[in-house]
RNA sequence: AUUCAUCUUCGGGGCAGGGUGCAAUUCCCUACCGGCGGUAAUUGGAGCAGGUUCUGCUUCAUCAGCCCGCGAGCCGCAAGGCAGGAUUUGGUGCGAUUCCAAAGCCGACAGUACAGUCUGGAUGGGAGAAGGUGAAG
Numbered sequence: 001a002u003u004c005a006u007c008u009u010c011g012g013g014g015c016a017g018g019g020u021g022c023a024a025u026u027c028c029c030u031a032c033c034g035g036c037g038g039u040a041a042u043u044g045g046a047g048c049a050g051g052u053u054c055u056g057c058u059u060c061a062u063c064a065g066c067c068c069g070c071g072a073g074c075c076g077c078a079a080g081g082c083a084g085g086a087u088u089u090g091g092u093g094c095g096a097u098u099c100c101a102a103a104g105c106c107g108a109c110a111g112u113a114c115a116g117u118c119u120g121g122a123u124g125g126g127a128g129a130a131g132g133u134g135a136a137g
Stems, first nucleotide, its partner, number of pairs: 002136009017029003031117002033107002035070004043061008065105002073082003087103005109120003
């Protein structure tokens, strides 16, 4: 290093402007936002080699809301079960639904004029992340 146990800390963002209306941050126009792990051809750091301002190699970190998996909701004492969304085209390339360009699409439950963005369950839970301690090896 790794595995197991245990403890501590951390662990989600967003309707500005306008229209209709008795009433809408809920409808309409427009605006804005993107949890966690994986994958990764991107980008950056360090080292080495060639060599001249670039190339190669090694290593570490790093880019996906819509690719894969997980979390958040409901039921259950628990094990577990149920519910729950979305991407194409073109480019480069051996290789990309992750890069570049363009155009799209999606967003739990309860409340309320129909809510991804307001209020509430929630000073909750949580995928997980970092670190401490002990044991094994």
Predicted 3D model of a 137-nucleotide RNA (FMN riboswitch aptamer (RFN element)) from Planococcus lenghuensis. Its Rfam family is "FMN riboswitch aptamer (RFN element)". About the family: The RFN element is a highly conserved domain that is found frequently in the 5'-untranslated regions of prokaryotic mRNAs that encode for flavin mononucleotide (FMN) biosynthesis and transport proteins.